RNA sequence: UAGAUCCCGCGCGGGAGAGAGGGGCGGCAACGCCCCCGCCGAAGGCGCAACCGGCCCCCGGAAACGCUCAGGCAGACAGGGCCGCGCGGGGAAG
Numbered sequence: 001u002a003g004a005u006c007c008c009g010c011g012c013g014g015g016a017g018a019g020a021g022g023g024g025c026g027g028c029a030a031c032g033c034c035c036c037c038g039c040c041g042a043a044g045g046c047g048c049a050a051c052c053g054g055c056c057c058c059c060g061g062a063a064a065c066g067c068u069c070a071g072g073c074a075g076a077c078a079g080g081g082c083c084g085c086g087c088g089g090g091g092a093a094g
Stems, first nucleotide, its partner, number of pairs: 001094001006090009019037001021036006038073003044069001045067003051061004
């Protein structure tokens, strides 16, 4: 210093899975709410969990694994791990 890999934030684009289930109420309808059963896993959350680390039989971190509390299950809207591009910030190699 115009500073890679890396980290954080923002914007844009892409983005899966699972019932057009049954009943009731409201409504012209679209649809909304409640209950029941069946399901999904990619916001979040939790785990007695693979794995990693340490002062190692204990402690810490923790997954795309597990659980489904929350959320979601026609289409649309919204959300959406993750991927790509751009911008800003941090930091450090060169």
This is a predicted structure of a 94-nucleotide RNA (Glycine riboswitch aptamer). Its mean pLDDT, the model's own confidence on a scale to 100, is 78. It was read from a public genome assembly, where an Rfam model found it.